Predicted 3D model of a 470-nucleotide part of an RNA (small-subunit ribosomal RNA, 3' major domain) from a bacterium. Its mean pLDDT, the model's own confidence on a scale to 100, is 81. Rfam family: Bacterial small subunit ribosomal RNA.
[in-house]
Context: one part of a larger RNA
RNA sequence: AGACGGGGACCCGCACAAGCGGUGGAACAUGAGGUUCAAUUCGACGAUAAACGAAAAACCUUAUCCAAGUCUUGAAAGUCAUCAGAAUUUUGCAGAAAUGCGAAAGUGCCCGCAAGGGAGCUUUUGAUACAGGUGCUGCAUGGUUGUCGUCAGCUCGUGGUGUGAACUGUUCGGUUAAGUCCGGGAACGAGCGCAACCCUCGUCGCGCGUUAUAUGUGUCGCGCGAGACUGCCGUCGUCAAGACGGAGGAAGGCGAGGAUGACGCCAAAUCCGCAUGGCCCUCUGAAGACUUGGGCAACACUCGUGUUACAGUGGCCGGGACAAAGGGACGCAAAGCCGCAAGGCGAAGCAAAUCCCAUCAAACCCGGCCGUGGUUUGGACUGGAGUCUGCAACUCGACUCCACGAAAAUGGAAUCGCUAGUAACCGUGAAUCAGCACGUCACGGUGAAUACGUUCUCGGGUUUUGUACU
Numbered sequence: 001a002g003a004c005g006g007g008g009a010c011c012c013g014c015a016c017a018a019g020c021g022g023u024g025g026a027a028c029a030u031g032a033g034g035u036u037c038a039a040u041u042c043g044a045c046g047a048u049a050a051a052c053g054a055a056a057a058a059c060c061u062u063a064u065c066c067a068a069g070u071c072u073u074g075a076a077a078g079u080c081a082u083c084a085g086a087a088u089u090u091u092g093c094a095g096a097a098a099u100g101c102g103a104a105a106g107u108g109c110c111c112g113c114a115a116g117g118g119a120g121c122u123u124u125u126g127a128u129a130c131a132g133g134u135g136c137u138g139c140a141u142g143g144u145u146g147u148c149g150u151c152a153g154c155u156c157g158u159g160g161u162g163u164g165a166a167c168u169g170u171u172c173g174g175u176u177a178a179g180u181c182c183g184g185g186a187a188c189g190a191g192c193g194c195a196a197c198c199c200u201c202g203u204c205g206c207g208c209g210u211u212a213u214a215u216g217u218g219u220c221g222c223g224c225g226a227g228a229c230u231g232c233c234g235u236c237g238u239c240a241a242g243a244c245g246g247a248g249g250a251a252g253g254c255g256a257g258g259a260u261g262a263c264g265c266c267a268a269a270u271c272c273g274c275a276u277g278g279c280c281c282u283c284u285g286a287a288g289a290c291u292u293g294g295g296c297a298a299c300a301c302u303c304g305u306g307u308u309a310c311a312g313u314g315g316c317c318g319g320g321a322c323a324a325a326g327g328g329a330c331g332c333a334a335a336g337c338c339g340c341a342a343g344g345c346g347a348a349g350c351a352a353a354u355c356c357c358a359u360c361a362a363a364c365c366c367g368g369c370c371g372u373g374g375u376u377u378g379g380a381c382u383g384g385a386g387u388c389u390g391c392a393a394c395u396c397g398a399c400u401c402c403a404c405g406a407a408a409a410u411g412g413a414a415u416c417g418c419u420a421g422u423a424a425c426c427g428u429g430a431a432u433c434a435g436c437a438c439g440u441c442a443c444g445g446u447g448a449a450u451a452c453g454u455u456c457u458c459g460g461g462u463u464u465u466g467u468a469c470u
Base pairs, nucleotide, nucleotide: 001470002469003467004466005465007464008463009462010461011460012459013458015454016453019418020417021416022415023414026308027307028306029305030304031303032302033301034299035298042053043052065294066293067292068291069290070289071288074130078128079127080126081125084122085121088105089104090103091102092101093100094099109118110117111116132281133280135279136278137277141275142274143270144269145268146266148264153192154191155190156189157188158187159168160167161166172183173182174181198258199257200256201255203226204225205224206223207222208221209220229252232246233245234244235243236242310411314370315369316368317367318366319365320364326357327356328355331350332349336345337344338343377408382403383402384401385400386399387398388397424446425445426444427443428442429441430440
């Protein structure tokens, strides 16, 4: 100087407390462990692994995953030589396919009368450098990321102090969300962080106006600007920084949200995104490459994250209302008709403020039934019949209808999230995608309760003290 303390002081945070809703019990979905398996590919393991990489495992994807069948200059790329042919298209046989053996059509461009030659492309064989590797090492690395933590810290120059390591500045008194600012002070300044500059939302003004608007000055859309600064008043305060209250205002003291993550810590994560050193495999035929099928989907069990519930603030039936944000050409698809439905037929319109998904919603409101029962709660599981996508739904897709109708009566110890348009509840869209969403990301609708306080738990900051630790 650090680090640590079941040492002290001060301060902060959904950290506790005060509340609301969950998890832990049930069924199912999903991930992980374990076990099993020919194989159940690999990585990630307290917080900071476990609906994570994976924003889509039927084939493909897919990997040193497994079984079987194959290739060896190779699946893609260079050069040279060589055989044949324009390119290209169609097709037969064997085979699970890869692949192997054939057949037919076809003859372009340049030089040349022609023969023939050439460029380019395809192909046979060979040679040569070599390719190739999701093989190992994240403890050789780059890049990127998580975390402490959006915590308020981390440093430097010059000067000063000390023999020196080092200290000072950065401590102290106030104050702040903040090393924010003020005052004092052997310090004076500066840098990276904080804040601001950026984006979105909220108010107003101006301009523009199709696809929005029946018309229109309104709404809406797109731009540009104004507005908030403790600026004004009062009290307190060191005539300070600032704190509290008030006025005006759409908004008040950081207006709300986002983007933005200092020096560093965890030899944290990633060699399977990519790049890359070293090592290893490869004419010794694979750890490279191709194909078919299987596996990644197994199931005594354990854990994580979710979904649906256990009902009457409800379930079911009928009627009625109100969004935002997105996507659409290998696409979105209306009207109309058929089907109980999934869906089918159909094809208008739309490269989209125009048309469509989508009359876009659901919770909600009105009326009716149910009447406390494992029920008209709950929907697992199972049987049957179908729809759609796709070469193909057996392993192993989603959805519909009929029947079946399990557990579950609010969940032990324990534990999680959230302070406002938040939690909770409700639906909508998108990415991925042929198909597949209880996940993820985004969007709006309805819309609370509580915070006395900082003793305690956890994490953090400043300072001080102890130490046999560095």